Transfer RNA from a Candidatus Gottesmanbacteria bacterium, 71 nucleotides, folded computationally. It matches the Rfam family "tRNA". It is annotated as a transfer RNA. RNAcentral holds the sequence, with entries from ENA.
């Protein structure tokens, strides 16, 4: 150089054109002499740009990082 997989909350993973989701974790409450456990509530995400499309995490194309195979 050429090709393949992967990228979604702070962490690990669902979602295959129609309100972005679950665990763990952060933060509040509640219970408690306090703590811990348990409940209850609550913030927080589509790797970048672009095209399709009424409508994109999903398609399509470039760039970007990580593994990989080939020369």
């Nucleotide at each position: 150089a050429g090709g393949g997989c992967u990228g979604u909350a702070g962490g690990u993973a669902a979602g295959u054109g129609g309100u972005a989701u679950a665990c763990c974790g952060a933060g509040g409450c509640u219970c408690u002499c306090c703590a811990a456990a348990a409940g209850c509530c609550c913030a927080g995400u589509c790797g970048g740009a672009g095209g399709u499309u009424c409508g994109a995490u999903u398609c399509c194309u470039c760039c970007c990082a990580g593994c990989c195979c080939u020369g």